This is a predicted structure of a 537-nucleotide part of an RNA (small-subunit ribosomal RNA, 5' domain) from an uncultured prokaryote. The full RNA is in RNAcentral, with records from ENA. The prediction has a mean pLDDT of 81.
[in-house]
Context: one part of a larger RNA
RNA sequence: CAAUCACGCUGGCGGCGUGCCUAACACAUGCAAGUCGAACGCGAAAGUGGCUUCGGUCAUGAGUAGAGUGGCAAACGGGUGAGUAACACGUGGGUGACCUGCCUUCGAGUGGGGGACAACGUCCCGAAAGGGACGCUAAUACCGCAUGACAUCCCGCCUUUGGAUAGGUGGUGAUUAAAGCUGGGACCGCAAGGCCUGGCGCUUGAAGAGGGGCCCGCGCCCGAUUAGCUAGUUGGUGGGGUAACGGCUCACCAAGGCUUCGAUCGGUAGCCGGCCUGAGAGGGCGGACGGCCACACUGGGACUGAGACACGGCCCAGACUCCUACGGGAGGCAGCAGUGGGGAAUUGUUCGCAAUGGGCGAAAGCCUGACGACGCAACGCCGCGUGGAGGACGAAGAUCUUCGGGUUGUAAACUCCUGUCGAGCGGGAAGAACAGUGCGCGGGUUAAUACCCCGUGCGCCUGACGGUACCGCUAAAGGAAGCCCCGGCUAACUCCGUGCCAGCAGCCGCGGUAAUACGGGGGGGCAAGCGUUGUUC
Numbered sequence: 001c002a003a004u005c006a007c008g009c010u011g012g013c014g015g016c017g018u019g020c021c022u023a024a025c026a027c028a029u030g031c032a033a034g035u036c037g038a039a040c041g042c043g044a045a046a047g048u049g050g051c052u053u054c055g056g057u058c059a060u061g062a063g064u065a066g067a068g069u070g071g072c073a074a075a076c077g078g079g080u081g082a083g084u085a086a087c088a089c090g091u092g093g094g095u096g097a098c099c100u101g102c103c104u105u106c107g108a109g110u111g112g113g114g115g116a117c118a119a120c121g122u123c124c125c126g127a128a129a130g131g132g133a134c135g136c137u138a139a140u141a142c143c144g145c146a147u148g149a150c151a152u153c154c155c156g157c158c159u160u161u162g163g164a165u166a167g168g169u170g171g172u173g174a175u176u177a178a179a180g181c182u183g184g185g186a187c188c189g190c191a192a193g194g195c196c197u198g199g200c201g202c203u204u205g206a207a208g209a210g211g212g213g214c215c216c217g218c219g220c221c222c223g224a225u226u227a228g229c230u231a232g233u234u235g236g237u238g239g240g241g242u243a244a245c246g247g248c249u250c251a252c253c254a255a256g257g258c259u260u261c262g263a264u265c266g267g268u269a270g271c272c273g274g275c276c277u278g279a280g281a282g283g284g285c286g287g288a289c290g291g292c293c294a295c296a297c298u299g300g301g302a303c304u305g306a307g308a309c310a311c312g313g314c315c316c317a318g319a320c321u322c323c324u325a326c327g328g329g330a331g332g333c334a335g336c337a338g339u340g341g342g343g344a345a346u347u348g349u350u351c352g353c354a355a356u357g358g359g360c361g362a363a364a365g366c367c368u369g370a371c372g373a374c375g376c377a378a379c380g381c382c383g384c385g386u387g388g389a390g391g392a393c394g395a396a397g398a399u400c401u402u403c404g405g406g407u408u409g410u411a412a413a414c415u416c417c418u419g420u421c422g423a424g425c426g427g428g429a430a431g432a433a434c435a436g437u438g439c440g441c442g443g444g445u446u447a448a449u450a451c452c453c454c455g456u457g458c459g460c461c462u463g464a465c466g467g468u469a470c471c472g473c474u475a476a477a478g479g480a481a482g483c484c485c486c487g488g489c490u491a492a493c494u495c496c497g498u499g500c501c502a503g504c505a506g507c508c509g510c511g512g513u514a515a516u517a518c519g520g521g522g523g524g525g526c527a528a529g530c531g532u533u534g535u536u537c
Base pairs, nucleotide, nucleotide: 002536003535006532007531008530009529012384013383014382015381016380017379018377019376020342025340026339027338029337030336031335034072035071036070039069040068042066047060048059049058050057051056079295080294081293089219090218091217092216093215094214095213098212099211100210103208104207105206106205107204108203109202110201111145113143114142120135121134122133123132124131125130151175152174153173154171155170156169157168158167159166180200181199182198183197184196185195187194188193221267222266223265228258229257230256233255234254235253236252237251238250239249240248270292271291272290273289274285275284276283277282297318298317299316300315301314320331321330322329323328348374350373351372352371356370357368358367359366360365387417388416389415390414397408398407399406400405421479423474424473425472426471427470431465436460437459438458439457440456441455442454443453444452482526483525484524485523486522487508488507489506493521495520496519497518503510504509
């Protein structure tokens, strides 16, 4: 000098940022992941109206609310930095060893059957959490059959290559699929439906995009007062396992592998883009924002799935907390707020899905503590103000004095003026365009001027912030300055008080009767801040 906090004194406004560095300590309460009726079966109530033998019943509410089956999502988004010195990360490559839901492009298909289980009903057990028995039922849930390319396996051939497991081609071969929902229509039919034609799905294959797995070269803190380490250890053969290579795992065989170019052990630590400092070289740091990794009460495990070994899923064990009828159960804020605790120290149990983005849905829409906003804190940076001009050979007061005067000082008073911010009153945005919808136009599809899709013109609808920003008017200098320092470093000096006392101090050092160093006039610096402590360069 700078950055980052905390503390002391002080404190007018605005914009943009930032805000548990400590206990990865424990958590009350609310919310943070749902959605789809255009996959499917079921299906209330209140209220209102009618009838009534006053018990009820019918209609509407309403195929609504609702739960259930099923699909997709829940592996994203959000948090934290405990662990990790490692292919974790960074960078450059490899995959002739791999996977990939949704999306895009291209090809083929979507035929015909079956049996269940929830919900529901009846009953039973339990304090509860929950569970059981019997019976009924639907599907894009589940299971066979048919067809079948590609694919896989088997048997050949050709090509590329160092090497086929890659690519192409052949076969009498073997194995393997599927699901429906919905819109319109001249014609046929009493109807169900047929037929024609769209949209969304489903199955299978090829390619792409985006995403991921694995492997390798190089880089990556301190300690030798850590010198030897290693038995699945190093390699091979053969099984197993994985999407995939591999001691990844297992059986057998061999005896290897690493290391003073620092193995092993111990300590510390998430890594990077970057940030701070510095002329640079370097040194220090990794908070906010972005990328990657790891973790989710502690330890272990798998299930489902395209993807997890899964923060708000499951199982087991443990610690802790809570409920209990003592038999048994429930829970996991390192999501957003918030509480206790720890600490020098770190905010609201706010508003909204209007925008951006995400999930589901054909869509309308629903959900979204992501996000957008507002609030608190001078915590940081930036900007503005606390008035401007005039005004005495210079008021009063204070102080110094060589007693002449000097300083405070144009400073004040006084006169004129202005109106930033703040206050009051009035007006008042942009962020909104999509989607949707009404009326048109053009194009595609089609038998079709239906439907549907695409484009386009005009109108309508949608704002948390917020009556905010901004603009105008009104009054009025009125409401707005402190903090540190003055011996040298270092910018700023005299008098009085004190007398090694009281005190100061970053270093050198001041103070014991003339103190520019301690406490009161004048001055210097910075300024809504100014100083101090600790930290880094």